[in-house]
Transfer RNA from Deltaproteobacteria bacterium RIFCSPHIGHO2_02_FULL_44_16, 74 nucleotides, folded computationally. It matches the Rfam family "tRNA". It is annotated as a transfer RNA.

RNA sequence: GCGCCCUUAGCUCAGCGGAUCAGAGUACUUGACUUCGGAUCAAGUGGUCGCAGGUUCGAAUCCUGCAGGGCGCG
Numbered sequence: 001g002c003g004c005c006c007u008u009a010g011c012u013c014a015g016c017g018g019a020u021c022a023g024a025g026u027a028c029u030u031g032a033c034u035u036c037g038g039a040u041c042a043a044g045u046g047g048u049c050g051c052a053g054g055u056u057c058g059a060a061u062c063c064u065g066c067a068g069g070g071c072g073c074g
Base pairs, nucleotide, nucleotide: 001073002072003071004070005069006068007067010026011025012024013023027045028044029043030042031041032040050066051065052064053063054062
């Protein structure tokens, strides 16, 4: 330099056939339980879906560029 893949909650990931409210686990907070803690149970908090632009009535999802990471080729 070229090709391919990944980037979504603090962390690990699903959703990528365009419209369902953007979700799960974990973490955190509060409560119950407990002598206290842990475990368990219940409720809650948490996202401009990497950034910018484009297409569209409508984009996490399609297109383009850029950034970061990984693999391969030269």
Lineage of the source: Bacteria > delta/epsilon subdivisions > Deltaproteobacteria.